[in-house]
RNA sequence: GCCGGAGUAGCUCAGUUGGUAGAGCACUUCACUCGUAACGAAGAGGUCGGCGGUUCGAUCCCGCCCUCCGGCU
Repeated sequence: GCCGGAGUAGCUCAGUUGGUAGAGCACUUCACUCGUAACGAAGAGGUCGGCGGUUCGAUCCCGCCCUCCGGCU
């Protein structure tokens, strides 16, 4: 330099022929208990890596860039 994959909640990951984003664990509150943990109930937490484009509408499609991983030279 070229090619491919990945980037979504604090962590590990889903998701989508384009229609206002979810799970598990963690966290907070409540309940339970003599008390703690576990179990149970509720809740909070996201500019979906960045900037543009297409579209009525983009996490999803297109372009450029950034980070990480792998391959080729």

Background
Transfer RNA from a Candidatus Parcubacteria bacterium, 73 nucleotides, folded computationally. Rfam family: tRNA. Rfam links the family to the GO term triplet codon-amino acid adaptor activity.